[in-house]
Context: one part of a larger RNA
Molecule: small-subunit ribosomal RNA, 5' domain
Organism: Salinisphaeraceae bacterium UBA4764
RNA sequence: GAUUGAACGCUGGCGGCAGGCCUAACACAUGCAAGUCGAGCGGAAACGACACCUCCGGGUGGGCGUCGAGCGGCGGACGGGUGAGUAACGCGUAGGAAUCUACCCUUUUGCGGAGGAUAACCCGGGGAAACUCGGGCUAAUACUGCAUACGCUCCAAGGAGCAAAGCGGGGGUCUUUCGAGACCUCGCACAGAAGGAUGAGCCUGCGUCUGAUUAGCUAGUUGGUGGGGUAAAGGCCUACCAAGGCGACGAUCAGUAGCUGGUUUGAGAGGAUGAUCAGCCACACCGGGACUGAGACACGGCCCGGACUCCUACGGGAGGCAGCAGUGGGGAAUAUUGGACAAUGGGCGAAAGCCUGAUCCAGCCAUGCCGCGUGUGUGAAGAAGGCUCUAGGGUUGUAAAGCACUUUAAGCAGGAAAGAAAAGCGCCGGGUUAAUACCCCGAGCGUCCUGACGGUACCUGCAGAAUAAGCACCGGCAAACUCCGUGCCAGCAGCCGCGGUAAUACGGAGGGUGCAAGCGUUAAUC
Numbered sequence: 001g002a003u004u005g006a007a008c009g010c011u012g013g014c015g016g017c018a019g020g021c022c023u024a025a026c027a028c029a030u031g032c033a034a035g036u037c038g039a040g041c042g043g044a045a046a047c048g049a050c051a052c053c054u055c056c057g058g059g060u061g062g063g064c065g066u067c068g069a070g071c072g073g074c075g076g077a078c079g080g081g082u083g084a085g086u087a088a089c090g091c092g093u094a095g096g097a098a099u100c101u102a103c104c105c106u107u108u109u110g111c112g113g114a115g116g117a118u119a120a121c122c123c124g125g126g127g128a129a130a131c132u133c134g135g136g137c138u139a140a141u142a143c144u145g146c147a148u149a150c151g152c153u154c155c156a157a158g159g160a161g162c163a164a165a166g167c168g169g170g171g172g173u174c175u176u177u178c179g180a181g182a183c184c185u186c187g188c189a190c191a192g193a194a195g196g197a198u199g200a201g202c203c204u205g206c207g208u209c210u211g212a213u214u215a216g217c218u219a220g221u222u223g224g225u226g227g228g229g230u231a232a233a234g235g236c237c238u239a240c241c242a243a244g245g246c247g248a249c250g251a252u253c254a255g256u257a258g259c260u261g262g263u264u265u266g267a268g269a270g271g272a273u274g275a276u277c278a279g280c281c282a283c284a285c286c287g288g289g290a291c292u293g294a295g296a297c298a299c300g301g302c303c304c305g306g307a308c309u310c311c312u313a314c315g316g317g318a319g320g321c322a323g324c325a326g327u328g329g330g331g332a333a334u335a336u337u338g339g340a341c342a343a344u345g346g347g348c349g350a351a352a353g354c355c356u357g358a359u360c361c362a363g364c365c366a367u368g369c370c371g372c373g374u375g376u377g378u379g380a381a382g383a384a385g386g387c388u389c390u391a392g393g394g395u396u397g398u399a400a401a402g403c404a405c406u407u408u409a410a411g412c413a414g415g416a417a418a419g420a421a422a423a424g425c426g427c428c429g430g431g432u433u434a435a436u437a438c439c440c441c442g443a444g445c446g447u448c449c450u451g452a453c454g455g456u457a458c459c460u461g462c463a464g465a466a467u468a469a470g471c472a473c474c475g476g477c478a479a480a481c482u483c484c485g486u487g488c489c490a491g492c493a494g495c496c497g498c499g500g501u502a503a504u505a506c507g508g509a510g511g512g513u514g515c516a517a518g519c520g521u522u523a524a525u526c
Stems, first nucleotide, its partner, number of pairs: 001526004006522005013372006019365002021330001026328003030325003035074003040071002043067002047065002050061004081283003090208007099200002104196007112146001114144002121136006151162004166188006173182003209255003216246003221243008258280004262273004285306005308319004336362001338361003344358001345356004375405004385396004409467001411462005419453001424447004428442004470515005475496003481510005491498002
């Protein structure tokens, strides 16, 4: 000199953009943060509409809107947080072969026919509660056989094994118990297979902090064979056999640490660092375990053990903010228990839509960077006052006053965006089809809506210099000097050093210098 997620002191006008628990991976009150689908299912707790009854309080009914709870599907493995652990194929980079991949895309083959249950519900029981037990009824895209197999798997090459589910829209004809069904068609689902895309698992070369006052380490250890296991190679596991494997090119041990793109400094080489943003990894009260699933050994799932907190009728139960806010605590120190799903993105859904503390916004903080303002011109009687003096003067100083202007920003008033395009509805054209239904596509036309921010940005007008300057320093380094007070005292100090009666070095004042909504100090890095 530069830099900072900074803090402290004094001071503080506005805006834009960013950033904001670095400490206790300490403990957490409260609310919210993951749901959705009635076009899978049986249904109807609540509300509305309709119909009937009514003693005018209300009651009943069918499931029309809609839908609590339940069965079922998909999603809760993403998104969000944190950095404890980890010196490791964890990360970075370059490669590899023995793998899996829901939803999505392409191709292809199918979607036939049966069955038995079980929640909900009803009845009964236990319990303080959490919850739970028994009996009875019922449905499915829940579950289980059978058939079939383009293929897939196994094979002794003969053969054997392996699937599936329906739902919704429309329709001339046929049947009808008038509820509907058959048939045709469209859409969405479903099953098998092949390929792709995406994501993930695994292996290897090289790189990746300090200590030798850590020199030897290792028994599934190193390799082989058989077997097991996994989606998959492999001591991954196991039995047997061999005796190997690593190490001064630093093994082992100990300490420290998430890694990277980057950030910062520097001319560079290099050093330091890893906040925000992005990629990867690890973790989710501590330790362990598996279940489900395409995917987890699973932050807001389950089980066991532990510590802690809470409830209890003492028998037994409940919980996990390193999600967003917020509280206590720790600390030099770090924000609102805010708004909205309008946009972007995600989950579910055919869609409308619902959910979304992701996200977009707003609030707080000079924490940083950037921009703007606190007036402009004129004005010598060089006013008054202050300071100083050799008492003449000098200086503050064109500074003020006065005069003439301007009105950014703030204030008030008026106008006023972009962020919104989709989707929906109607028409037209095309596709599909037996069909002019339905449905799908269109960069085609029209129409109708949707903004949290926010009446915000921006524009215009109004009035008036009006509302807006401090901080540090002035002995040398290093820009800036005098007076008074003090008298080795009180004090200053980054280094050299100042202070013991004339202190440009302490304290005050006047003056000056530097930076400026900041300025200094401290800490840290180069």